[in-house]
């Protein structure tokens, strides 16, 4: 030091409803709050699924749908 894993330990992240703002909507932010997560850190590349338009088609939005890229605390096995 890598790859597997996920016992322990130290911490992290935060859904939902509420409030306040932002978008025509999706859906973000920000506070409160914690349903959960070992990548529930990031990336819209892929497939999904949502909105705007709609003849097609373009544009958006979710990484906390799922696949994949990547980065990464700890060290029982």
């Nucleotide at each position: 030091a890598u790859c597997u894993c996920g016992a322990a330990a130290a911490g992290g992240c935060a859904a939902a409803c509420c409030u306040a703002g932002a978008g025509u909507a999706a859906u973000c932010u920000a506070g409160c709050g914690a349903c959960g997560c070992a990548a529930a850190g990031c990336c819209a590349c892929g497939g999904g699924u949502c909105c705007u338009c709609u003849u097609u088609a373009a544009g958006g939005a979710u990484c906390g749908c799922c696949g994949g890229g990547u980065u990464a605390c700890c060290g029982a096995g």
Annotation: c-di-GMP-I riboswitch aptamer from Geomonas propionica, 77 nucleotides, folded computationally. The coordinates come from a structure-prediction model, not an experiment, and the mean pLDDT is 88. NCBI's taxonomy places the organism under Bacteria, Thermodesulfobacteriota, Desulfuromonadia, Geobacteraceae, Geomonas. Of the family's consensus pairs, 95% are formed in the model.